The RNA shown here (c-di-GMP-I-GGC riboswitch aptamer) has 93 nucleotides and comes from Salipaludibacillus daqingensis. Of the family's consensus pairs, 95% are formed in the model. Lineage of the source: Bacteria > Bacillati > Bacilli > Bacillaceae > Salipaludibacillus.

[in-house]
């Protein structure tokens, strides 16, 4: 360099609770372990989720607010895929 199933050593932690930021999505600490051999890193590209904000329409004779519909990231996922950087172990190959 490769490659890692059922070794061993160490490691991360789904759902859920709390608590706490946050328009939300979903983040963080704390308890839990569904799983993870890059489940470590970076939102780069593709999805996915979200809509505060912004457009667009809708009610009206008409202008405006409220309100609903639609859309839209710059917002949020690397534990959806991919790509990029980096790494610990060695029973087996």
């Nucleotide at each position: 360099c490769u490659a890692g199933u059922u070794a061993a050593a160490g490691g991360c932690a789904a759902a859920c609770u709390u608590g706490u930021c946050u328009a939300a999505a979903g983040g963080c600490a704390a308890g839990g372990a569904c799983g993870c051999a890059a489940a470590g890193c970076u939102a780069c590209g593709g999805g996915u989720c979200u809509a505060a904000g912004g457009g667009u329409c809708u009610u009206c004779a008409a202008c405006u607010u409220c309100g609903g519909a639609c859309u839209u990231a710059u917002g949020a996922u690397c534990g959806c895929c991919g790509a990029g950087c980096u790494a610990c172990c060695u029973a087996u190959u």